[in-house]
Molecule: transfer RNA
Organism: Candidatus Niyogibacteria bacterium
RNA sequence: GCGGGUAUGGUCUAGUGGCAUGAUGCAAGCUUCCCAAGCUUGAGACGCGGGUUCAAUUCCCGCUACCCGCA
Numbered sequence: 001g002c003g004g005g006u007a008u009g010g011u012c013u014a015g016u017g018g019c020a021u022g023a024u025g026c027a028a029g030c031u032u033c034c035c036a037a038g039c040u041u042g043a044g045a046c047g048c049g050g051g052u053u054c055a056a057u058u059c060c061c062g063c064u065a066c067c068c069g070c071a
Base pairs, nucleotide, nucleotide: 001070002069003068004067005066006065007064010024011023012022018054026042027041028040029039030038047063048062049061050060051059
């Protein structure tokens, strides 16, 4: 330099053109003599910039970071 893949709460992860899922962690409450465990509730995310569309996390283009292969 060329080709391919990945990017989603603190971490891991599902997902499809119309509300973003679960686990774990975090906060509050319940329970308990205390702790742990358990139960309920809550906050927290679509890498960046454009394009298409009534509507983009999803489709298209570019960029960035990481991974794989070729040279």